[in-house]
SAM riboswitch aptamer (S box leader) from uncultured Eubacterium sp., 99 nucleotides, folded computationally. The organism belongs to Eubacterium, within Bacteria.
RNA sequence: UUAUCAAGAGUGGCUGAAGGACAGGCCUUACGACGCCACAGCAACCUGCUUUUCCAGCAAGGUGCUAAUUCCUGCGGUAUGAUUUAAUUUUAAUGAUUA
Repeated sequence: UUAUCAAGAGUGGCUGAAGGACAGGCCUUACGACGCCACAGCAACCUGCUUUUCCAGCAAGGUGCUAAUUCCUGCGGUAUGAUUUAAUUUUAAUGAUUA
């Protein structure tokens, strides 16, 4: 820099108090958080195969992921109420993953 982010998918063992990137909110958590390990699963970015190519399909080798839409908001725009705030919608930024 590119693409995607409203879908999907968890059990067991060890450990023992935090975690959800940041701020606010709101949540998860001793009926066991985070982390590590094992097995399982999801997906299909790269990869391989079919295909002249594209599209498409299949597989799952390299990654990734398996609470909540990237949990929601954050900056700007639009319209409504309203009188400095609320909500709706949209687009960024940030973040994550891939190449």
RNAcentral holds the sequence, with entries from MGnify.